[in-house]
């Protein structure tokens, strides 16, 4: 060079057109003589950037970034 495949919550990660979830983390209160287990709630996202398609995009098409693979 040229092919493929990741990119969503602090971390692993679901979400294949219709106002974004869940595990752990994390903050409160409850419980306990304290702590840990348990358990109620609650913060935390410009879906990697940017354009495009569409009444309507994480989702479809281009194009850049960044990883991680094959090929040569």
């Nucleotide at each position: 060079g040229g092919g493929g495949a990741a990119u969503u919550a602090g971390c692993u990660c679901a979400g294949u057109g219709g106002u974004a979830g869940a595990g752990u983390g994390u903050u409160u209160g409850c419980u306990u003589a304290g702590c840990a287990u348990g358990u109620a709630a609650g913060a935390g996202g410009u879906c990697a950037g940017g354009g495009g398609u569409u009444c309507a995009a994480c989702c479809c098409c281009c194009c850049u970034a960044u990883u991680c693979u094959c090929c040569a």
This is a predicted structure of a 72-nucleotide RNA (transfer RNA) from Medioppia subpectinata. Rfam family: tRNA. It is annotated as a transfer RNA. Taxonomically the source falls in Medioppia (Eukaryota, Opisthokonta, Metazoa, Arthropoda).